This is a predicted structure of a 77-nucleotide RNA (transfer RNA) from an uncultured Solirubrobacterales bacterium. Rfam family: tRNA. It was read from a public genome assembly.
RNA sequence: GGGGCAAUGGCCAAAUUGGAUAAGGCACCGGUCUCCAAAACCGGCGAUUCUAGGUUCGAGUCCUAGUUGCCCCGCCA
Numbered sequence: 001g002g003g004g005c006a007a008u009g010g011c012c013a014a015a016u017u018g019g020a021u022a023a024g025g026c027a028c029c030g031g032u033c034u035c036c037a038a039a040a041c042c043g044g045c046g047a048u049u050c051u052a053g054g055u056u057c058g059a060g061u062c063c064u065a066g067u068u069g070c071c072c073c074g075c076c077a
Stems, first nucleotide, its partner, number of pairs: 001073007010026003019057001028044005050066005
């Protein structure tokens, strides 16, 4: 220098492949229980879907550019 893959709550992670209010788990908060705590159960909070544009009636999903990480190829020495 060229190419490929990935990026979604604090963490992990799904989304029928363009169509409803972005699922679920962990953690966290509250409750039940307990002498207290843990465990278990019940309930609840938390999202600029990496960034900026574009296409579309509609974008996590498609297109362009960029950022970061991983991988492959090449060049110099």